[in-house]
This record gives sequence, C1' cells and structure tokens, in this order.
RNA sequence: CUGGGUGUGGCUCAACUUGGUAGAGCGCGCGGUUCGGGUCCGCGAGGUUGCAGGUUCAAAUCCUGUCACCCAGA
Repeated sequence: CUGGGUGUGGCUCAACUUGGUAGAGCGCGCGGUUCGGGUCCGCGAGGUUGCAGGUUCAAAUCCUGUCACCCAGA
C1' cells in the first nucleotide's frame, strides 16, 4: 500500500439480512427474604451504537469519508 473482519451501558454479547420506541446476561444501587452473609425475588440507575458527513418522514441498520484493533497478501 491492497483486500477482509470487528467497534453497541462497567464487562461479554444481541438487534443489521427486511430502516420504525436500543435489549439480554453478569456487574452496580435500593428493598424483601436471613440472626448475619450467600442464594433467590422485586424495583431502579447506567448508551446520544468508534468519529464526521450524506440519503430518508424516520438511521445502530443504507451510502461516503475517517480512526483504532485483528487477519491475509504485496
């Protein structure tokens, strides 16, 4: 330099194919249960989806550019 893949709550990952309210598990906070802790149960907080722009009534999703990491080639 060329091609491909990945990027989404603190962590691990869905949702992308077919655009339509961003979810799950773990973790965290509060409460219940317990003599207390763990387990279990209930409730809650936490994301402007790597960044920028475009298309659209509407973008995590489509298009363009760009950044980081990984793989292959030169």